[in-house]
Background:
Model confidence (mean pLDDT): 87 of 100. This is a predicted structure of an 86-nucleotide RNA (c-di-GMP-I riboswitch aptamer) from Gracilibacillus halophilus YIM-C55.5. Lineage of the source: Bacteria > Bacillota > Bacilli > Caryophanales > Gracilibacillus halophilus.
RNA sequence: CAAACGAAAGGGCAAACUUAUCGAAAGGUAAGGACGCAAAGCCUAAGGAUCUAACGUCAUUUGACUAUGAUAGCCGGGUUGCCGAA
Numbered sequence: 001c002a003a004a005c006g007a008a009a010g011g012g013c014a015a016a017c018u019u020a021u022c023g024a025a026a027g028g029u030a031a032g033g034a035c036g037c038a039a040a041g042c043c044u045a046a047g048g049a050u051c052u053a054a055c056g057u058c059a060u061u062u063g064a065c066u067a068u069g070a071u072a073g074c075c076g077g078g079u080u081g082c083c084g085a086a
Stems, first nucleotide, its partner, number of pairs: 005084002012037002017032006035073001041079004047075002049071003056065003
């Protein structure tokens, strides 16, 4: 120095939940809040997976299917990157 790895220190992010707001919903955003995270930085939803079902189609009395709607903190891939004890 590089790869792998993750002790310590400093710093970083922020799950559930609450409030406000947007949305048909899933979910998003902001503030509070910390379960966790070494990439929980960024890109990828046309790599796979999952959620919703407004519209539409079929059924016909509230059912089934459907993404053009979502999740990157579900897994994977790409790319950049802090520290350095064993």